The RNA shown here (small-subunit ribosomal RNA) has 1528 nucleotides and comes from a groundwater metagenome. Its mean pLDDT, the model's own confidence on a scale to 100, is 83. Rfam family: Bacterial small subunit ribosomal RNA. Rfam links the family to the GO terms ribosome and structural constituent of ribosome.
[in-house]
RNA sequence: AGAGUUUGAUCCUGGCUCAGAUUGAACGCUGGCGGUAUGCUUAACACAUGCAAGUUGAACGGAUUAACCUUUUUAAGGUUAAUCGAGUAGCGAACGGGUGAGUAAUACGAAAGAAUCUACCUAGUAGUGUACAAUAACUUUUGGAAACAUUAGCUAAUAGUACAUAAGCUCUACGGAGGAAAGUGGGGGAUUUCGUGAGAAACCUUACGCUAUUAGAGGAGCUUACGUCGGAUUAGCUAGUUGGUAGGGUAAUGGCUUACCAAGGCGAUGAUCCGUAGCUGGUUUGAGAGAAUAGUCAGCCACACUGGGACUGAGACACGGCCCAGACUUCUACGGAGGGCAGCAGUGGGGAAUUUUGGACAAUGGACGAAAGUCUGAUCCAGCAAUACCGCGUGUGCGAUGAAGGCCUGUGGGUUGUAAAGCACUUUUGUUAAGGAAUAAGUGAAGAGUAUAUAAUACAUAUUUUUUAUUGACUGUACUUAAAGAAUAAGCACCGGCUAACUCUGUGCCAGCAGCCGCGGUAACACAGAGGGUGCAAGCGUUAAUCGGAAUUAUUGGGCGUAAAGAGUACGUAGGUGGUAUAGUAAGUUAUUAGUUAAAUAUCAGAGCUUAACUUUGAAAAUGCUUUUAAUACUGCUUUACUAGAGCAUUAAUAUAGAGGAAAGUGGAAUUUCCAGUGUAGCGGUGAAAUGCGUAGAUAUUGGAAGGAACAUCAGUGGCGAAGGCGACUUUCUGGGUUUAUGCUGACACUGAGGUACGAAAGCAUGGGGAGCAAACAGGAUUAGAUACCCUGGUAGUCCAUGCUGUAAACUAUGAAAACUUGCUGUUAGAAAUGGUGUAUAACAUCUUUUUAGUAGCGUAGCUAACGCGUGAAGUUUUCCGCCUGGGGAGUACGGCCGCAAGGUUGAAACUCAAAGGAAUUGACGGGGGCCCGCACAAGCGGUGGAGCAUGUGGUUUAAUUCGAUGUAACGCGAAGAACCUUACCUACCAUUGAUCCUAAGAAUGAAAUAGAGAUAUUUUAGUGCCUUUUGGAGCUUAGUGACAGGUGCUGCAUGGCUGUCGUCAGCUCGUGUCGUGAGAUGUUGGGUUAAGUCCCGCAACGAGCGCAACCCUUAUCCUUAGUUACCAGCGAGUAAAGUCGGGGACUUUAAGGAAACUGCCAGUGAUAAAUUGGAGGAAGGUGAGGACGACGUCAAGUCAUCAUGGCCUUUAUGGGUAGGGCUACACACGUGCUACAAUGGCUAGUACAAAAGGUUGCGACAUUGCGAAAUUAAGCUAAUCCUUUAAAACUAGUCUCAGUCCGGAUAGAAGUCUGCAACUCGACUUCUUGAAGAUGGAAUCGCUAGUAAUCGCGGAUCAGAACGCCGCGGUGAAUACGUUCUCGGGCCUUGUACACACCGCCCGUCACAUCAUGGGAGUGGGUUGUACCAGAAGUUAAUAUUUUAAUUAGAUUAUUAUAGUAAUUACGGUGUGAUUCAUGACUGGGAUGAAGUCGUAACAAGGUAGCCGUAGGGGAACCUGUGGCUG
Repeated sequence: AGAGUUUGAUCCUGGCUCAGAUUGAACGCUGGCGGUAUGCUUAACACAUGCAAGUUGAACGGAUUAACCUUUUUAAGGUUAAUCGAGUAGCGAACGGGUGAGUAAUACGAAAGAAUCUACCUAGUAGUGUACAAUAACUUUUGGAAACAUUAGCUAAUAGUACAUAAGCUCUACGGAGGAAAGUGGGGGAUUUCGUGAGAAACCUUACGCUAUUAGAGGAGCUUACGUCGGAUUAGCUAGUUGGUAGGGUAAUGGCUUACCAAGGCGAUGAUCCGUAGCUGGUUUGAGAGAAUAGUCAGCCACACUGGGACUGAGACACGGCCCAGACUUCUACGGAGGGCAGCAGUGGGGAAUUUUGGACAAUGGACGAAAGUCUGAUCCAGCAAUACCGCGUGUGCGAUGAAGGCCUGUGGGUUGUAAAGCACUUUUGUUAAGGAAUAAGUGAAGAGUAUAUAAUACAUAUUUUUUAUUGACUGUACUUAAAGAAUAAGCACCGGCUAACUCUGUGCCAGCAGCCGCGGUAACACAGAGGGUGCAAGCGUUAAUCGGAAUUAUUGGGCGUAAAGAGUACGUAGGUGGUAUAGUAAGUUAUUAGUUAAAUAUCAGAGCUUAACUUUGAAAAUGCUUUUAAUACUGCUUUACUAGAGCAUUAAUAUAGAGGAAAGUGGAAUUUCCAGUGUAGCGGUGAAAUGCGUAGAUAUUGGAAGGAACAUCAGUGGCGAAGGCGACUUUCUGGGUUUAUGCUGACACUGAGGUACGAAAGCAUGGGGAGCAAACAGGAUUAGAUACCCUGGUAGUCCAUGCUGUAAACUAUGAAAACUUGCUGUUAGAAAUGGUGUAUAACAUCUUUUUAGUAGCGUAGCUAACGCGUGAAGUUUUCCGCCUGGGGAGUACGGCCGCAAGGUUGAAACUCAAAGGAAUUGACGGGGGCCCGCACAAGCGGUGGAGCAUGUGGUUUAAUUCGAUGUAACGCGAAGAACCUUACCUACCAUUGAUCCUAAGAAUGAAAUAGAGAUAUUUUAGUGCCUUUUGGAGCUUAGUGACAGGUGCUGCAUGGCUGUCGUCAGCUCGUGUCGUGAGAUGUUGGGUUAAGUCCCGCAACGAGCGCAACCCUUAUCCUUAGUUACCAGCGAGUAAAGUCGGGGACUUUAAGGAAACUGCCAGUGAUAAAUUGGAGGAAGGUGAGGACGACGUCAAGUCAUCAUGGCCUUUAUGGGUAGGGCUACACACGUGCUACAAUGGCUAGUACAAAAGGUUGCGACAUUGCGAAAUUAAGCUAAUCCUUUAAAACUAGUCUCAGUCCGGAUAGAAGUCUGCAACUCGACUUCUUGAAGAUGGAAUCGCUAGUAAUCGCGGAUCAGAACGCCGCGGUGAAUACGUUCUCGGGCCUUGUACACACCGCCCGUCACAUCAUGGGAGUGGGUUGUACCAGAAGUUAAUAUUUUAAUUAGAUUAUUAUAGUAAUUACGGUGUGAUUCAUGACUGGGAUGAAGUCGUAACAAGGUAGCCGUAGGGGAACCUGUGGCUG
């Protein structure tokens, strides 16, 4: 510091997710040791049991024990010492410990302040006198289960009371008045008193107390401004409320309280209300600013079962106190009584989840005490828990044969891996044994010294010191030493990308995984297991939570033309901001000073534990607040001026432009209707029609009248207005702008939350009006349907007046204002010029230049994701306002406000998705456009589709009808040939290592018989071979054994190879350069041209490759060479005839090599180019003709059944063998063909002319036989020699004469031929007989552009036989092409796109089903709360009265205490009526989600009616229609 994820790819916007750190955590697996921390986050739920606050005998009476003393000696009194239950009294219990319910300010934080109190402590001053009465304990009475209550007596005090005294105290009317105390312990020697006495008291002294007061310290209370969560779908709140005066009250200020007076106080800088929450130092995270958090530790607050209340006290409205009410709970003798773990342990419960009913007061601290000491679940320790942090260990070195085993494998090996084993060494930890700290300071006792005090050397206190005694929970712990011995010690997660780490097996969209993207449908690096690897390590991973990344709420640090986002527009309040200059001030600002910012934490530098965590010392810091003193540039405030902003003025230019607004009037054209005339059969309307109108006279045409609405031309990216909007003409009234001068005011300005006004169309209300148009509606068409588009009608409405509504794509999708920043070209309204032209000058007109204000088009810099914007900014700056924060749910619900309604405005959540979106790119597509091509259409010729047959397919059938091919690009296809075989299928039967290897036996190989359909089985028999080193070996046969063979079994969607197709279409790319953020573009586009991305020209491109063309083959002409089996002109020979023979090399031909054609030449056109048109010559002319040749790629196209091949399946069978059957079936449908329907013909007879190919398991002549198919015999030929081999159509004659025929030949009967083991299922052919359909074929559709179509025959492959098929060959031999509008396909450019699996795309809504959350809902049940009442415990206060009252007093009064009822206040409770919130509710509304449901096809292309926005009506549904608007 970033990364993944929207796309085919790109850039941007934008969300989601991840990597980091952290935790009082929990869960899963695992677990050696130690140190240090931490440990109910949930039920402020309920609690058994124990403990957590006592102490003081030096305050008091007293009790127990022991010793001693005295006397009045069966006993009593006293003294001393030790200890002390209960009680009186004092101090403490208000601290310490717990918890976070409440609390949004009575709190907390930080900083100030004045009207206060303060026990214990410190310092000071002054006192501490006199007197008195009670009461508990105790004894005693009664009641009660108990708790406890009660009667009568006794007694003490540092308990209580009074008097005296009194200040530097309090109050005051300034005269004065009020106003306290307590003793106890130690020591002492004279004196005095008391006692029989022991002794006691007084007295002196000392210590600790006590009283009053002053001050301090620490503590507490109070006040102030500032800071401190969310909600405005909470906007008004407040009646002691705000202030004053006077009483009261408090420690103290104060409406704190009461009476009276006034009517205030708070609030958009968010009052009130609702929700949530203890606050802080800090902690976590972060670069920081921040955000989140508040457990442990520390400060403050609040609370103590819930609510209320006071008492005591220095302090409480009191956790382990009291009273009352309530809930719960315990005891009970039923009458009553008790309790409060949010103290420490512990229990139940809740929960994912949090410890021992431990030890000790040794240390630290606290209470009490003079002290010893006692108490202390504070605290210190231990226990439990990997809960966290930190440290240590689980060994170290050597060790290759790279062991075994595992895993993988290309079978060679690799890896685990120096890892192990083995050898040597070490001993931390653990075990055993021995030793063994520190934490301890104090305290007591006994002396000594010094100081204070004193009469004192007692006593006491402080301090120094000596001796002595004694104190450790932790703990026999830390630590040290020794012994033995590698011995006692490694797991967890992950390995598709992000993200470090890969293979095998299993599984087969199953099981499962998943943080996001996404894996899994038979080869899963993603599931599960294994091997290996990576990471961390006594832990590891998961889950939850916080911050970060997230600049994803943006102060630092974002945006708003199109991504979410500028309110429809203006005016204007508060607020914010604000021109130039002077003076003052010093609030902001800057600097200095002082205080504070607790400690801890954190940072830095040190120190102590072996190190670290941890502990500790010091420093700095604590960004803040307050304070002091300065400064005065800027801002603010005050003052005085200014004129550049803004405004005003009339004065001037008798300025000026204008659909600016309102009202009144006027006008012509057109539509419609009515009246009248002319006139006759149609009009109207559409893609085509029909509804409709018309012989009752329409339409058309002429004249006249009525009425309403709108204003052609001018008219213009022209004008005006804030926007909406505004268009005939005239008049009246009226707003604003602009230009040029001049004067005046003197910052008066800009923006603008709320607010106010205006605001298209539609719509609403009332009243008018109504020509045309026209939602709804009706009818006619279209259509599968047509609630639409089209047509004929037609009502609201459209118009006017008045009122409402308040919204639009109200758009420049661009808020208002100001300043600055190169330019060019139009145009509107002004101005200027000592510029030019015109007219005799001026005026005027016009042009040019300059300039102000508008309105348009380009464009520099700059900006922008890009598109684009660009002085009218989307540039550079400033001020103010509005708005945005992923998509959907939703501009919906609820609530509020507005509206007559329709609705508007404000405006959520649950739930759900990982995207939604913008701009641009490349493709593909379009019922978009342009250009071009092709037997694509057109023009022609001939077919198919109808018939019969052949053949293939589907379907059906079957035991089987084997399998594959299925739009073009399957269907006379694989199959160049199914009777058996083929053959893969079916039925029946048979055998099981069947190729090779090994072992054993046997020669091999024959023959015969029997059984069987056969394979095969059984028996008999012949036969003993070849080589040899004589052991054996090779081959063959049989048997056995197991490794294996075999499979036309599956997967062509695992593959290779081969093939089809677009398409022989002209395309497909690359390098370098350039442009672009980028995908990409350019090149390859453009102008011409071509069959062609063929070539030329131009050009930020220049070149190149694969394709095109050419090179190859055949064919057309000529030449050369060669001349047999071919040929034969000339010469010779010869025959009935014949290249038959000699010979020839001319010709034909054969087969080798050459030549030839290149737009080369001429002319026209064209850019002078490429090229094209015509011509010449030529056998051939513009690629001469034909073939082979098929770019990058597409279709998961076809083929596992040609072959090869991965994986899977099978192995007495899915393999092998045999026989028979089937592939040949047959209501039917389709494809491809053959033969026909006839006279351009059939039949009969005669005559003529090919090419190419094949032939020894072959072609087979001649001859003979047969009507014939053929047969017999057999010559020749391994082929330019022989054979197939008579080519047919044609031609010449004859006949038939338009008919189901002398056409046509199916079907059928009979008889044959040939092949073959075999012709029944199931061959071909022949002869005779039979003689079906069919008379040129509906919709539709196919081929072909020249030696082509059409027509005629011939050959070949396969093959025993079996072509109408296929592949070739030649013969005869046409017609037509104007042309590119249309159909189909293709190419290039361009345009739109919501498509990219690419239109066979995408996608909308209703309906049906399932699930989920949610709104409404008669209501129902809870919580909280307002208000009006009722009622009113305890307590406090008040006033009143009866009674009571110790002491004081002579006594009474006063005063005081207690009690009773009353009043005020008030908790719980009750009633009525509201508000709010939660839950639930028959039924109901929409929403979301869900591989394959229904209906349509609304949107995306001109999406087939352009779409969308507002509004209104209609309709199963998307939607349709009207009206206005927008271009997206």